[in-house]
Molecule: SAM riboswitch aptamer (S box leader)
Organism: Chitinophagaceae bacterium
RNA sequence: CGCUUAUCAAGAAAGGUGGAGGGUUAUGGCCCGAUGAUACCUUAGCAACCUCUUCCGAAGCAAUUCGGAAAACUGGUGCUAAUUCCAUCCUGCAGCAAUGCAGGGCAGAUAAGUC
Numbered sequence: 001c002g003c004u005u006a007u008c009a010a011g012a013a014a015g016g017u018g019g020a021g022g023g024u025u026a027u028g029g030c031c032c033g034a035u036g037a038u039a040c041c042u043u044a045g046c047a048a049c050c051u052c053u054u055c056c057g058a059a060g061c062a063a064u065u066c067g068g069a070a071a072a073c074u075g076g077u078g079c080u081a082a083u084u085c086c087a088u089c090c091u092g093c094a095g096c097a098a099u100g101c102a103g104g105g106c107a108g109a110u111a112a113g114u115c
Base pairs, nucleotide, nucleotide: 002114003113004112005111006110007109008108013043014042015041016040017039021032022031023030026088027087028086029085044080045079046078049076050075053070054069055068056067057066058065059064084107089104090103091102092101093100094099
């Protein structure tokens, strides 16, 4: 990098370095940014995907496995502006239209597994 599955409306910032664009490609919009953004480092926090812990149920002679709930003490990640910032493609509904709403798809992010 590819494939599979799950989730993506909630949550959580201070300090330091640095000095110009950034919001992961494109277009449009809208935002953030010299009152210093994005990024990197430190610390803190959020969350609960995996692990760990406890409880309940099922299978099993047993070891153990599976499902559910709770918790956040251990470890592996992740995350800490805006719904993945919004739209782009398809379908349906409303509307004279602009457009709006709902569902799906594409793309992306994260986790677990796998070649």